[in-house]
A computed fold for a 72-nucleotide RNA from Penaeus vannamei, annotated as transfer RNA. The coordinates come from a structure-prediction model, not an experiment, and the mean pLDDT is 81. The RNAcentral record of the sequence draws on Ensembl Metazoa and Rfam. Rfam family: tRNA. By type it is a transfer RNA.
């Protein structure tokens, strides 16, 4: 320094350009219990950052980061 994939809630993962951004485990509240786990049930929490194309962008192009891997 060159390249390849990646980056989505507190974690680990989906998501044909469009209907709501969804599981799963963690929080937190309720219900049950005499109480405590189990369990039902409900709640909050998110698309790296810019700019582009588009009616429509988590997605598709482009710069830039971050960590990972190759190559020199």
């Nucleotide at each position: 320094g060159c390249c390849u994939a990646u980056g989505u809630g507190g974690u680990g993962c989906a998501g044909u350009g469009g209907u709501c951004a969804g599981c799963a485990c963690g929080a937190c509240g309720g219900u049950c219990u005499c109480g405590g786990a189990u369990a039902c049930c409900g709640u909050a929490g998110g698309c790296c950052c810019g700019g582009g194309u588009u009616c429509g962008a988590g997605u598709c192009c482009u710069g830039g980061u971050a960590g990972a891997g190759g190559c020199g």